The prediction has a mean pLDDT of 80. Predicted 3D model of a 99-nucleotide RNA (Guanidine-I riboswitch aptamer) from Sporosarcina psychrophila. The model forms 100% of the base pairs in the Rfam consensus. It matches the Rfam family "Guanidine-I riboswitch aptamer". About the family: This family represents a conserved RNA structure found upstream of the ykkC and yxkD genes in Bacillus subtilis and related genes in other bacteria. NCBI's taxonomy places the organism under Bacteria, Bacillati, Bacillota, Caryophanaceae, Sporosarcina.
RNA sequence: UUGAAUGUUUUCUAGGGUUCCGCAACUGUCAGUGUUGGUCUGGUCCGAGAGAAAACUCACAGCUAUGCUGUGUCACGGAAGGAUAAAAGCCUGGGAGGA
Numbered sequence: 001u002u003g004a005a006u007g008u009u010u011u012c013u014a015g016g017g018u019u020c021c022g023c024a025a026c027u028g029u030c031a032g033u034g035u036u037g038g039u040c041u042g043g044u045c046c047g048a049g050a051g052a053a054a055a056c057u058c059a060c061a062g063c064u065a066u067g068c069u070g071u072g073u074c075a076c077g078g079a080a081g082g083a084u085a086a087a088a089g090c091c092u093g094g095g096a097g098g099a
Base pairs, nucleotide, nucleotide: 007056008055009054010053011052012051015046016045020043021042022040023037024036025035026034058072059071060070061069062068063067074094076097080092081091082090
C1' cells in the first nucleotide's frame, strides 16, 4: 500500500429521551378539559460495528451426498454535525485519529 461475508434480518438488552399514556403540581368544572414538570420509578417509543439470542446467507471441510453435519478467531476511539417530539452506545461511522 492492497484484498475479504469483519454478511442480512428479526426479537431483546445496556443505554436514551419525553410525542402519546400514566404520574405529580397548578388551574377549572356538574362533568369533560387546560398549563407545567423527565430535577417523574414507569407502559408506548428510539436503541448498539466494537452487547445477547434466533433464523437465513456466504466460505471452507467432511459425509451415509443434490442435501445434512461441523468450523468461522479480531475490534482502542474523540470532538463536531444530523434525524425524529426529543435524546442516545441511533446515523455520518469498523469515519478522523491511535495501536